[in-house]
RNA sequence: GGCAACCGCUGGAUGCGUUCGCUUGCGGACGUGUCGGGAGGAAAGUCCGGUCUUCAUAGGGCGGCAUGCCGGCUAACGGCCGGGGGCGUGCGUUUAAGCGUACUGCUACGGCAAGUGCCACAGAGAAAAUACCGCUUCGGUCCGUUCUGCGGGCUGGAGUAAGGGUGAAAAGGUGCGGUAAGAGCGCACCGCGGCCUGAGUAAUCAGGCUGGCAGGGUAAACCCCAUGCGAAGCAAGACCAAAUAGGGGAGGAGGAGUGGCCCGCUCCGUUCAAACUUCCGGGUAGGUCGCUGGAGCUUGCCAGUAAUGGCAGGCCUAGAGGAAUGGUUGCCUCCCGCUUCGGCGGGAACAGAAACCGGCUUA
Numbered sequence: 001g002g003c004a005a006c007c008g009c010u011g012g013a014u015g016c017g018u019u020c021g022c023u024u025g026c027g028g029a030c031g032u033g034u035c036g037g038g039a040g041g042a043a044a045g046u047c048c049g050g051u052c053u054u055c056a057u058a059g060g061g062c063g064g065c066a067u068g069c070c071g072g073c074u075a076a077c078g079g080c081c082g083g084g085g086g087c088g089u090g091c092g093u094u095u096a097a098g099c100g101u102a103c104u105g106c107u108a109c110g111g112c113a114a115g116u117g118c119c120a121c122a123g124a125g126a127a128a129a130u131a132c133c134g135c136u137u138c139g140g141u142c143c144g145u146u147c148u149g150c151g152g153g154c155u156g157g158a159g160u161a162a163g164g165g166u167g168a169a170a171a172g173g174u175g176c177g178g179u180a181a182g183a184g185c186g187c188a189c190c191g192c193g194g195c196c197u198g199a200g201u202a203a204u205c206a207g208g209c210u211g212g213c214a215g216g217g218u219a220a221a222c223c224c225c226a227u228g229c230g231a232a233g234c235a236a237g238a239c240c241a242a243a244u245a246g247g248g249g250a251g252g253a254g255g256a257g258u259g260g261c262c263c264g265c266u267c268c269g270u271u272c273a274a275a276c277u278u279c280c281g282g283g284u285a286g287g288u289c290g291c292u293g294g295a296g297c298u299u300g301c302c303a304g305u306a307a308u309g310g311c312a313g314g315c316c317u318a319g320a321g322g323a324a325u326g327g328u329u330g331c332c333u334c335c336c337g338c339u340u341c342g343g344c345g346g347g348a349a350c351a352g353a354a355a356c357c358g359g360c361u362u363a
Base pairs, nucleotide, nucleotide: 001332002331003330004329005328006327007326009038010037012035013034014033015032016031017030018029019028020027021026022025040350044361045360047359048358049357050356051355052233053232054231055230064229065228066227067226068225069083070082071081072080073079084109085107086106087105088103089102090101091100092099093098110224111223115222116221117218118217119216132164133163134160135159136158137157138156139155140154141153142152143151144150145149172190173189174188175187176186177185191213192211193210194209195208196207197206198205199204237289238288239287240286247280248279249278250277251276255272256271257270258269259268260267296315297314298313299312300311301310302309303308333348334347335346336345337344338343
C1' cells in the first nucleotide's frame, strides 16, 4: 500500500422519543436507530485563461503589462494540434564552403537598413574598420661580390585583407585566371540580394532571369511596429434579521408655555422636555442562499492526419465553522535491517479539497 471485519469522525435522507413555536400539521433544537456519500493526479504553486459576483463605466489620449513564423482547435488562453523556417547531432557527398537525408532532439521564430547603446579579455583593428608579423615595390644608407648588375642588414614612404596571429565573432566559400604582390579584379560552381513564373489558404518552397555582393552580432538592450488587456475577488456578494444602545416620524397635545400696550375672554401666530405608545430606516449577533448538475463523467458510432467536434445510450461522484476524510485487528504485496534460515522487527512515494472550470509548472 491492497482486501476483510469492528469501532469512530463528517455531512445528507429517513424513523422514533423529548421539548419549544405557531398558521394545528408543519417548522426548529436535543437525544437515538437505520441506510447511502466522503480527497488528488497533482487537491500544491497561484503562473496564464475563463464562468460567476460587486464596484466603476460618454469618448479619446499618455503611461503600464503581456503576446509576436503560418494555419487550425477552443468559451478563452501566454494552452493544444498540424505545417514551415532555423539550430544541434549522426550518416553520405574525396577536404573546405555548401548540399542531401534521418531524429521521442531544441527553437519567445516581428523589426538592428528608424534612432540610441553595448560587444568583456585578447587583439594592429569590433563597424561606412584596421597594416602588428608577413608579401610586393620605391627611396636613403652600410656591407659583400665574379662590379654599374645582383644579394643582404638597417631605416623611411606607398600598395596589399592572399598567409600568420587574437577572438564567440575580422567585411562571402572553393578552384582557375590575373597581378609587382594581391584583391569579386575577371570567370565556373556554391551561397546571398532583387525581379518574374509556378505550387500552396498561408508561413514558405521550386524553377528561371539578373546583380559581383551590401552597413557583423546583440531587441529574454533601450526602443519601434502590430495585436490584446477596467479593478478586486466566494472572507466575491445577495437576502432575512433579534436583544441592547443610538437616529427619524406620528401620538402624547382640544394639553402646557409665550407673543399680539395692561387685565380677563375669544381668536391668530409660534415653541414644547421627559416618561409612555406606535411606526420607519441603518447596522451588529445569528440564520439562509451563493454551494456544486457542470465548457460534467462514461460507452459506442461518425467527421477530422491530429488537437477537437457531432449524435445516441447510461451515470450523479465531498460540499464544511478554519477544523471530517481516521484508528485497531487479521491476511497479503513491496522495501529495509537482523537471523540459529524456521522466522522476527520496522516502514508504506509526493501530498492532501474549501466557488467552479480549461491549461501550464513543480513534487
Description:
The prediction has a mean pLDDT of 76. A computed fold for a 363-nucleotide RNA from a soil metagenome, annotated as Bacterial RNase P class A. Rfam family: Bacterial RNase P class A. By type it is a ribozyme. Rfam links the family to the GO terms ribonuclease P activity, tRNA processing and dimeric ribonuclease P complex. The sequence is in RNAcentral, with records from MGnify.